This is a predicted structure of a 75-nucleotide RNA (transfer RNA) from an uncultured Bacteroidia bacterium. It matches the Rfam family "tRNA". Its family is annotated with triplet codon-amino acid adaptor activity in the Gene Ontology. The coordinates come from a structure-prediction model, not an experiment, and the mean pLDDT is 83. The sequence was found in a public genome assembly.

RNA sequence: CGGGAUGUGGCGCAGAGGUAGCGCACUUGCUUGGGGUGCAAGAGGUCGCGGGUUCAAGUCCCGCCAUUCCGACCA
Numbered sequence: 001c002g003g004g005a006u007g008u009g010g011c012g013c014a015g016a017g018g019u020a021g022c023g024c025a026c027u028u029g030c031u032u033g034g035g036g037u038g039c040a041a042g043a044g045g046u047c048g049c050g051g052g053u054u055c056a057a058g059u060c061c062c063g064c065c066a067u068u069c070c071g072a073c074c075a
Stems, first nucleotide, its partner, number of pairs: 001071007010024004018055001026042005048064005
C1' cells in the first nucleotide's frame, strides 16, 4: 500500500427496514440460623464516527476510525 472480517448494556453474543434483545454479571426483595442455590422484581445501551437514501435505518449506500486476518513492498 491492496483485499477481507469484525465494531450493539460491565463481559460474551443475537437482531437480513417498523418500540433495541438474550445469557452471565450487577441491585433490591423472598427463601436460609448465615452463605450458596432457587424464585420474583429492577437498573444499565449516543448500536465505532460522520454523511446519504427512506414516512421510518442497528439493518441499505458512501467516507473515515479502531481491532484483526491474508497478500504485496522495504530492510